Model confidence (mean pLDDT): 86 of 100. The RNA shown here (SAM riboswitch aptamer (S box leader)) has 94 nucleotides and comes from a bovine gut metagenome. The RNAcentral record of the sequence draws on MGnify. It matches the Rfam family "SAM riboswitch aptamer (S box leader)". Its family is annotated with regulation of gene expression in the Gene Ontology. From the family's description: The SAM riboswitch is found upstream of a number of genes which code for proteins involved in methionine or cysteine biosynthesis in Gram-positive bacteria.
[in-house]
RNA sequence: CUUAUCAAGAGCGGUGGAGGGAACGGCCCUGUGAAGCCCGGCAACCUGUGGGAGACCAUAAGGUGCCAAAUCCGGCGGUGAAACGAAAGAUGAG
Numbered sequence: 001c002u003u004a005u006c007a008a009g010a011g012c013g014g015u016g017g018a019g020g021g022a023a024c025g026g027c028c029c030u031g032u033g034a035a036g037c038c039c040g041g042c043a044a045c046c047u048g049u050g051g052g053a054g055a056c057c058a059u060a061a062g063g064u065g066c067c068a069a070a071u072c073c074g075g076c077g078g079u080g081a082a083a084c085g086a087a088a089g090a091u092g093a094g
Stems, first nucleotide, its partner, number of pairs: 001094006011039001013038003019029003024074003040067003045063002047060005071088001076085002
């Protein structure tokens, strides 16, 4: 840079001790223990296996990813207000 997805799902554990939710503005979570690490779990993008002419389906879970709130909400366009779209971001594959 291209492309797909982003309203589902996932702990009453151990450790750790004050922060965390990308940034900004909000609004939240947190000593009834934050981040991190370990274990556990979820999902199924890549991958393996089986089926299928194919689209695709089933299955496993090796490589990633993820486990408060819609990507927590907003900013730009749109609207009476919404819906919706974009941007930005996240993750996978190339």